The RNA shown here (Purine riboswitch aptamer) has 100 nucleotides and comes from Aliagarivorans marinus DSM 23064.
Rfam family: Purine riboswitch aptamer. Rfam describes the family as follows. Riboswitches are metabolite binding domains within certain messenger RNAs that serve as precision sensors for their corresponding targets. Allosteric rearrangement of mRNA structure is mediated by ligand binding, and this results in modulation of gene expression. A class of riboswitches that selectively recognises guanine and becomes saturated at concentrations as low as 5 nM. In Bacillus subtilis, this mRNA motif is located on at least five separate transcriptional units that together encode 17 genes that are mostly involved in purine transport and purine nucleotide biosynthesis. It has also been shown that some members of this family are specific for adenine instead.
The coordinates come from a structure-prediction model, not an experiment, and the mean pLDDT is 76.

RNA sequence: AUCCGCGACCAAGUUUUGAGCUGUAUAUCACCGGUAAUCUGGACCGGAAGUUUCUACCGCGGGACCGAAUCCUGCGACUACAGUCCUCACCUGCCUAAUG
Numbered sequence: 001a002u003c004c005g006c007g008a009c010c011a012a013g014u015u016u017u018g019a020g021c022u023g024u025a026u027a028u029c030a031c032c033g034g035u036a037a038u039c040u041g042g043a044c045c046g047g048a049a050g051u052u053u054c055u056a057c058c059g060c061g062g063g064a065c066c067g068a069a070u071c072c073u074g075c076g077a078c079u080a081c082a083g084u085c086c087u088c089a090c091c092u093g094c095c096u097a098a099u100g
Stems, first nucleotide, its partner, number of pairs: 007096001010093002013090001015089001018086001020084006026056001031047005041066002050057001058076007
């Protein structure tokens, strides 16, 4: 120097991985039956309902109240769907620099 190989950067995507945010649903809510504890206690099981909705329907803290029964309150999501944004991979295009 030539050829070859690998291929950064950049751009796109009816594909794809993971994360964030927003919206809708649901109020992590209300109802019924059974069992259990008793101020060092206030727990659990089941049913049905709520969502154009699968799933979930609880956790922790504070307070009230207690006649057998719990009630009020703060914070927290999960799941379904939609949107937005970033991103792994893939693929396409551009390009052929550095390096070997």